Predicted 3D model of a 75-nucleotide RNA (transfer RNA) from Chloroflexi bacterium SZAS-1.
RNA sequence: GGGAUGUUCGUCCAGCGGCCAGGACACCUGACUGUGACACAGGCAACACCAGUUCGAUUCUGGUACAUCCCCCCA
Numbered sequence: 001g002g003g004a005u006g007u008u009c010g011u012c013c014a015g016c017g018g019c020c021a022g023g024a025c026a027c028c029u030g031a032c033u034g035u036g037a038c039a040c041a042g043g044c045a046a047c048a049c050c051a052g053u054u055c056g057a058u059u060c061u062g063g064u065a066c067a068u069c070c071c072c073c074c075a
Base pairs, nucleotide, nucleotide: 001071002070003069004068005067006066007065010025011024012023013022018055027043028042029041030040048064049063050062051061052060
């Protein structure tokens, strides 16, 4: 330098172009109680960035960035 794949809450995963982007764990609050844990009720929090297509994009297309893998060149 070329190619492939991927990037979504703190972490790990879902998500037919149309609902307020969902779940588990973690975290916070409440309730519970001798205290704490468990279990219970509730809450916070994310679509890497820029364009394009579209009535409408997390989703499709292009570019950029980053990560992993493969190939090429040099040493």

The sequence was found in a public genome assembly.